[in-house]
Context: one part of a larger RNA
RNA sequence: GGCAGGGAGUGUGCUUAUCUGGCAAGCUGAAAGGCGUAGGGAAACCGAUUGUCCGCAGUAUACGAGGGACAUGGUUGGUAGCCAUUAGUCAGGUGGGCACGACUCGAAACGCUGUGAUCUAAUCCUGGGCAAGGUGAAGUCCCACGUCUGUGGGAUGGAGGCCUGAUAGGGGUAUUGAGCUCAGUUCAUUCCCGUGACCUGGGAUUAGGGGUGAAAUGCUAAUCGAACAGCGUGAUAGCGAGUUCCUCCUGAAAGGAACCUCAGUUCCGCCUCACGCGAGGUAGUUAAGGAUGUAGAGCACUGAUUGGGGAGCACGGGAGGGGAACCUUCCACUUCCUUGUCAAACUCCGAAUUCUUUAACGCCGUAGACCGUGGGAGUGGGGGCGCCGGGGUAAGCUUGGCGUCCGAAAGGUAAUGAAACCAGACGAGAGUUAAGGCCCCUAAGCAUCAGCUAAGUGUAAAGGGAGGGGUGUUUAGUCAAAAACAGCGGGUAGGUUGGCUUAGAAGCAGCCACCCUCAAAGGAGUUCGUAAAAGAUCACCCGCCGAGAUUGCAUGCCCCGAAAAUAAUCGGGACUAAGCUGGUCGCCGAGACUCUCGAGCCGCCGAAAGCGGCUUCGUAAGGAGGUGUCUUGCGGGAUAAGAAGCGUUUCCAUGAGGAGAUGUGGAUCCCGCUGGAAUAAGAAUCCUGCC
Numbered sequence: 001g002g003c004a005g006g007g008a009g010u011g012u013g014c015u016u017a018u019c020u021g022g023c024a025a026g027c028u029g030a031a032a033g034g035c036g037u038a039g040g041g042a043a044a045c046c047g048a049u050u051g052u053c054c055g056c057a058g059u060a061u062a063c064g065a066g067g068g069a070c071a072u073g074g075u076u077g078g079u080a081g082c083c084a085u086u087a088g089u090c091a092g093g094u095g096g097g098c099a100c101g102a103c104u105c106g107a108a109a110c111g112c113u114g115u116g117a118u119c120u121a122a123u124c125c126u127g128g129g130c131a132a133g134g135u136g137a138a139g140u141c142c143c144a145c146g147u148c149u150g151u152g153g154g155a156u157g158g159a160g161g162c163c164u165g166a167u168a169g170g171g172g173u174a175u176u177g178a179g180c181u182c183a184g185u186u187c188a189u190u191c192c193c194g195u196g197a198c199c200u201g202g203g204a205u206u207a208g209g210g211g212u213g214a215a216a217u218g219c220u221a222a223u224c225g226a227a228c229a230g231c232g233u234g235a236u237a238g239c240g241a242g243u244u245c246c247u248c249c250u251g252a253a254a255g256g257a258a259c260c261u262c263a264g265u266u267c268c269g270c271c272u273c274a275c276g277c278g279a280g281g282u283a284g285u286u287a288a289g290g291a292u293g294u295a296g297a298g299c300a301c302u303g304a305u306u307g308g309g310g311a312g313c314a315c316g317g318g319a320g321g322g323g324a325a326c327c328u329u330c331c332a333c334u335u336c337c338u339u340g341u342c343a344a345a346c347u348c349c350g351a352a353u354u355c356u357u358u359a360a361c362g363c364c365g366u367a368g369a370c371c372g373u374g375g376g377a378g379u380g381g382g383g384g385c386g387c388c389g390g391g392g393u394a395a396g397c398u399u400g401g402c403g404u405c406c407g408a409a410a411g412g413u414a415a416u417g418a419a420a421c422c423a424g425a426c427g428a429g430a431g432u433u434a435a436g437g438c439c440c441c442u443a444a445g446c447a448u449c450a451g452c453u454a455a456g457u458g459u460a461a462a463g464g465g466a467g468g469g470g471u472g473u474u475u476a477g478u479c480a481a482a483a484a485c486a487g488c489g490g491g492u493a494g495g496u497u498g499g500c501u502u503a504g505a506a507g508c509a510g511c512c513a514c515c516c517u518c519a520a521a522g523g524a525g526u527u528c529g530u531a532a533a534a535g536a537u538c539a540c541c542c543g544c545c546g547a548g549a550u551u552g553c554a555u556g557c558c559c560c561g562a563a564a565a566u567a568a569u570c571g572g573g574a575c576u577a578a579g580c581u582g583g584u585c586g587c588c589g590a591g592a593c594u595c596u597c598g599a600g601c602c603g604c605c606g607a608a609a610g611c612g613g614c615u616u617c618g619u620a621a622g623g624a625g626g627u628g629u630c631u632u633g634c635g636g637g638a639u640a641a642g643a644a645g646c647g648u649u650u651c652c653a654u655g656a657g658g659a660g661a662u663g664u665g666g667a668u669c670c671c672g673c674u675g676g677a678a679u680a681a682g683a684a685u686c687c688u689g690c691c
Base pairs, nucleotide, nucleotide: 001691002690003689004688005687006686011100012099013098014097015096016095017094018093019092020091021090022089023088026035027034028033039046040045050071051070052069053068054067058063059062072084073083074082075081103242104241105240106239110232111231112230113229114228115227121206122205123204124203125202126201127200128199129198130196132164133163134162135160139156140155141154142153143152144151145150169193170192171191174189175188177187178186208224210220211219212218217226245626246625247624248623249622250621256267257266258265259264269379270378271376272375273374274373275372276371280364281363282362284361285360286359287358288357289356290355291354296349297347298346302343303342304341307338308337309336310335311334312333316331317330318329319328320327321326382406383405384404385403386402387401388400389399390398391397411422412421413420426598427597428596429595430594431593432592436588437587438586439573440572441571445585447584448583449582450581451580452579458575459574467559468558470557471556472555473554475552476551477550478549479548487544488543489542490541491540493517494516495515498512499511500510523538527536528535599616600614601613602612603611604610627680629677630676631675633673634672635671636670637669638668645664646663647662648661649660650659651658652657
């Protein structure tokens, strides 16, 4: 890992709701008693039912079970409240609640009683062991010297938690080597100690809040911040995992409030089921009446804020005058006019929306809505998008409001995608469309008309600047057959080198002026150039040529600007349209819509048939009806002419499932009613067995 078997809402008591049954002002129990038949009041205590009206079903314009209202009654200080025109009780089934292990499994812990020192720590008793070298303490002897105890030298001697070092023995430094392994601490090489606080055999002692510890919270049998075993024990777990057959109906929440509360719980909200009542309800649209102070706008208030002007004030600052008092003037301040701007906590104004009332239409409703009462929940981690806000530089950020979708929603489109677009799936079949598409992959147009783009721009989300003699469009000018624009040829002079300045200044460093003549035209000079001249060129004029030229504003497409991390690409191929813009006609395209048949739910109905209606996805959850397994009692059957089980196979049912045939098998099994359950397996790092 596979397969088989096992594996999780149960029982008792109390209580509550509902269903069924018995009896009933009583029911029940052996009895005491319990519940009920009267309530109100803190208590003392007091102590209840008749009348009128409306009205559902139904009969028919009235009555009217149940129902409702108003009177009335009981209590009480109180017409405040509660109660009163009667229904209970016992048993059983089912759904909840409480107490118990309480759906199953899961802690780390805590307590008690024991077992452990064959591992290891320390100590005690008794034994064993340490190749070979080196060094050479004290002591002793000899010699020399010396004033006694001495000093020096040489021998001898053999000390030491001395030195080197064995495949004695012990350790475990480094490679942080090998290593799912020979090994739950080993192996290799390297390294340390190796006569000592050394190593070691055997025998003893110390025990769990205790021991032992040259002290690391180390060790105390692969277990140590408190061993292990059994028991309390099914500890507790607001946490995690799991929780077993089918179909049908409805279908949430991730808001609010409180909490030693934030992974939880309680109440409300939202879901579901039953009952009661009996006629209205209201999400949409339109109209009318009313409310409002947002967007925008504005500056009339509050506050911010630009320039100009007029007036006032001389308290403050500067300047001037004066011996001083003080005077004049500027700034500042106050105010008026004008001009230019702002505001969530400004408003002289002011929408769209929204809210409210009424009416009409629409929709829902006697097939029972709305409302009310009761049983059962789940939820209280939300998220995306659009619009409107707060925080933040920002974020697949955070925090609110309104709406919508995902959550709990499948199908089609976007190549691919929880929430984007289309669209809400009962089953089967046929047709028509939506979004989006129609060259091939790939269903349908290489459709058609008119333009644009040359960049593979584009066919793919988005944004980005200055710039472009890339090209299209609109519009306004100017020049032009009395010849424009461009090109080519020619002229471009004289007074004069204007005056000044300057070393020089001659059109061309700079300052001033900028006239006149000849003329078709030619500046006291446009740009180069020279030391200054010279020279080149331009303005301006003539000729050649012969038809458009030129300048703005606005705008379409395109280009450069243009950079991201493992080759690239529109989904791909590829495309000059199969790209972009505008128009037209077709077609394709979903579970949408339409039609047919069937199923389901609701109603008419004694049942069936028939007819009518339908909002038919669904997680948590509520409700309804079924299937299978084991078994009690009663009844009925099958079977050696072959029971159960198992293999193969055919048919029926929406499904759980059921029926048959055949083979195998070799002795039990099935159906109906009725009760009872240790009743359904794929998951729990589930348990056991086998492979």
Notes:
This is a predicted structure of a 691-nucleotide part of an RNA (large-subunit ribosomal RNA, domain II) from a Candidatus Altarchaeia archaeon.